[in-house]
RNA sequence: CGUGCUCACGCGCCGAAUCCUGCAAGGAACCGGGGAACCACCACAUUGGGGUGAAUCGCGCGGAUGCCACCGUGAACUCACGGUCGGUAUACGCGCGUAGGAGACCUUCCUGCUCCGAACCCGUCAGCUAACCCGGUAGGCGAUAAGGAAGGAAAGG
Numbered sequence: 001c002g003u004g005c006u007c008a009c010g011c012g013c014c015g016a017a018u019c020c021u022g023c024a025a026g027g028a029a030c031c032g033g034g035g036a037a038c039c040a041c042c043a044c045a046u047u048g049g050g051g052u053g054a055a056u057c058g059c060g061c062g063g064a065u066g067c068c069a070c071c072g073u074g075a076a077c078u079c080a081c082g083g084u085c086g087g088u089a090u091a092c093g094c095g096c097g098u099a100g101g102a103g104a105c106c107u108u109c110c111u112g113c114u115c116c117g118a119a120c121c122c123g124u125c126a127g128c129u130a131a132c133c134c135g136g137u138a139g140g141c142g143a144u145a146a147g148g149a150a151g152g153a154a155a156g157g
Stems, first nucleotide, its partner, number of pairs: 011142004018028003029137006039127001048125001049122004057097006064090005069084006100116004105152007
C1' cells in the first nucleotide's frame, strides 16, 4: 500500500416498509386487498381462477412422470408387467435470449456501463368501483459508471 473477515458509528441503495408517542396500546403518513351504480365481459367449464411484485414470454439440452404407438411374456380382445437411439404433454434442473426493472442531491431527456428479470400468498372465489370494510410498515445489500443538457434543492459567499 492492497485485499478478506468481524465490531461500532455514520453515509447510501432495493423495497410501501417511515415518523410521533410510549408500560402497553395507539396516532400520522405511505402501501395493498375486498366492495355499488354506470361501463366492460358476455360465457363459465380442474386444462380451475386470482393477488403482491420489474420478475413475463420464447428456444434448446437433460433426466423424471403421465398418455399414445410398437414389440415380448402371462390362457389374454378388454387386464398386468417389461422394453423402445419412437411421438406427445407436464413440472423440475441447466443454458441462451426477452417484455419489463434498478444503480450517490432530486426530476426529465440523450449517450453509455454494470446488474436483476425471483419468490411468495389466497383457496374454488374476487372486472371496474363511491360510501364502507380488512390488512402491511419486513427483509436484504453497498463502498458504488458515469458523462452531457435543462429546471430545482442544498451548501458556501

Predicted 3D model of a 157-nucleotide RNA (c-di-AMP riboswitch aptamer (ydaO/yuaA leader)) from Streptomyces resistomycificus. The RNAcentral record of the sequence draws on Rfam. Its mean pLDDT, the model's own confidence on a scale to 100, is 78. Of the family's consensus pairs, 92% are formed in the model. Rfam family: c-di-AMP riboswitch aptamer (ydaO/yuaA leader). Gene Ontology terms of the family: regulation of gene expression and cyclic-di-AMP binding. Rfam's curators write: This family represents a conserved RNA structure found upstream of the ydaO and yuaA genes in Bacillus subtilis and related genes in other bacteria.